[in-house]
RNA sequence: CUGCGCGAUCAGGCAACCGCUGGGUGCGCUCGCUUGCGAGCGCGCCGGGAGGAAAGUCCGGUCUUCAUAGGGCGGCAUGCCGGUUAACGGCCGGGGGUUUGCGCUUAAAGCGCACGCUACGGAAAGUGCCACAGAAAAGAUACCGCCCGUUGGCAUGGUCAGCGGGUAAGGGUGAAAUGGUGCGGUAAGAGCGCACCGCGGUUUGAGCAAUCGAACUGGCAGGGUAAACCCCAUGUGAAGCAAGACCAAAUAGGGGAGGAGGAGUGGCCCGCUCCGUUACCACUUCCGGGUAGGUCGCUUGAGCCUUUCAGCAAUGGAGGGCCUAGAGGAAUGGUUGCUAUCCGCUCCGGCGGACACAGAAACCGGCUUAUCGAUCGCGCAGGUUC
RNA sequence: GUGGGUAUAGCUCAGCUUGGUAGAGCGUCGGAUUGUGGUUCCGAAUGUCGUGGGUUCGAAUCCCACUACCCACCCCA
Numbered sequence: 001c002u003g004c005g006c007g008a009u010c011a012g013g014c015a016a017c018c019g020c021u022g023g024g025u026g027c028g029c030u031c032g033c034u035u036g037c038g039a040g041c042g043c044g045c046c047g048g049g050a051g052g053a054a055a056g057u058c059c060g061g062u063c064u065u066c067a068u069a070g071g072g073c074g075g076c077a078u079g080c081c082g083g084u085u086a087a088c089g090g091c092c093g094g095g096g097g098u099u100u101g102c103g104c105u106u107a108a109a110g111c112g113c114a115c116g117c118u119a120c121g122g123a124a125a126g127u128g129c130c131a132c133a134g135a136a137a138a139g140a141u142a143c144c145g146c147c148c149g150u151u152g153g154c155a156u157g158g159u160c161a162g163c164g165g166g167u168a169a170g171g172g173u174g175a176a177a178u179g180g181u182g183c184g185g186u187a188a189g190a191g192c193g194c195a196c197c198g199c200g201g202u203u204u205g206a207g208c209a210a211u212c213g214a215a216c217u218g219g220c221a222g223g224g225u226a227a228a229c230c231c232c233a234u235g236u237g238a239a240g241c242a243a244g245a246c247c248a249a250a251u252a253g254g255g256g257a258g259g260a261g262g263a264g265u266g267g268c269c270c271g272c273u274c275c276g277u278u279a280c281c282a283c284u285u286c287c288g289g290g291u292a293g294g295u296c297g298c299u300u301g302a303g304c305c306u307u308u309c310a311g312c313a314a315u316g317g318a319g320g321g322c323c324u325a326g327a328g329g330a331a332u333g334g335u336u337g338c339u340a341u342c343c344g345c346u347c348c349g350g351c352g353g354a355c356a357c358a359g360a361a362a363c364c365g366g367c368u369u370a371u372c373g374a375u376c377g378c379g380c381a382g383g384u385u386c
Numbered sequence: 387g388u389g390g391g392u393a394u395a396g397c398u399c400a401g402c403u404u405g406g407u408a409g410a411g412c413g414u415c416g417g418a419u420u421g422u423g424g425u426u427c428c429g430a431a432u433g434u435c436g437u438g439g440g441u442u443c444g445a446a447u448c449c450c451a452c453u454a455c456c457c458a459c460c461c462c463a
Base pairs, nucleotide, nucleotide: 001382002381003380004379005378006377007376008375009374010373012339013338014337015336016335017334018333020049021048023046024045025044026043027042028041029040030039031038032037033036051357055368056367058366059365060364061363062362063240064239065238066237070274071273072272073271074270075236076235077234078233079232080094081093082092083091084090095120096118097117098116100114101113102112103111104110121231122230126229127228128225129224130223143171144170145167146166147165148164149163150162151161152160153159154158179197180196181195182194183193184192198220199218200217201216202215203214204213205212206211244296245295246294247293254287255286256285257284258283264280265279266278267277268276288462289461290460303322304321305320306319307318308317309316310315341354342353343352344351345350387459388458389457390456391455392454393453396412397411398410399409406443414430415429416428417427418426436452437451438450439449440448
């Protein structure tokens, strides 16, 4: 210097004119009465007016409504360990596993290092499934092969065929075949024995823990699947600002069906159920009818900026400063000029074009997805120069 | 805004629970029957299971993310 990856910040700027929206303020008009206040309308002035995702609505909370107690069964969510937080399935740190690359090893199995990924409790509680192929798909099996015995044929220490048995070393099937390699051993073989590796158990050391290490011991128990049922542990009230509170208005508090005088129905904070209690002028559902109003909730909040301290970090503490949209068919825009960035053309004066994704609706913390580019930092790879 | 649901052949839908070759009806095409057409009978074609990842030996089916479409919401109550 170039390329890639990750993280952070920004999301064109300035000016003029014309608008939109809601807030404050002044004036005028109308209405009301408590006679100096309130409401509405119009005009003027002042200052405010989209985002990093406002999106998807996937998690978690704030807030609001619903309450007369208890039991059983179920549902849902999460899932290595520690920390962080209002909370979380988020984030941070650590551990284990694994893809790829490099190295060690004669080779295989395995081990070490680096980047990345990781929905990562339990398969030794139980059940199910593992198509096709294959002999056999799970407390396994003898298809080919190997070996032993025996019977028979022939060309008789051989070979072929049959029968009985041994054998998982080799072949073949498969995604997956019942520890791996080597040596010994054997009729042939086999953890049958041994060495190394892997695995299980016991003891012990380090660590808050997950886990890691060491010693001893066991010939080896063990296929995969829990984003299959399930088991274990932990947690869990539901609905949602169209929640909900108040005021005002209109209509038919209308009709049909279900459903009962306690052995019925509904309520009693996820579902079902038992029991208790309470209401029944109930309740469920279909049809029909009506309104298309106002105020509050509503934006000062786990808030933003900055300095400093603690911590590896997420994050937290302290000091100082700031106020920053609040609509309701729904504002946040348009034109012109100069200019920033990029692209194309050029007679080097300029000319033309592009400028992402997207747009608040009760609010907040995360995640996910979309996004033209610019700057900075870190890491990796390559090139050039010293 | 909030809550819920659906996506499989040209159309309407099964299959998903319990993962193992993707089906039915209508339609389309070809043939037979008929003088011709319809009806009827016989046969055939037709799908990246909305898209992209993951789990698994294997995914329409299980899990995650995305896209498109549909439904409900006030008062009488």
This is a predicted complex of two RNAs, RNase P RNA and transfer RNA, with 463 nucleotides together.
It holds a member of the Rfam family "Bacterial RNase P class A". It is annotated as a ribozyme. Gene Ontology terms of the family: tRNA processing, ribonuclease P activity and dimeric ribonuclease P complex.
The coordinates come from a structure-prediction model, not an experiment, and the mean pLDDT is 78.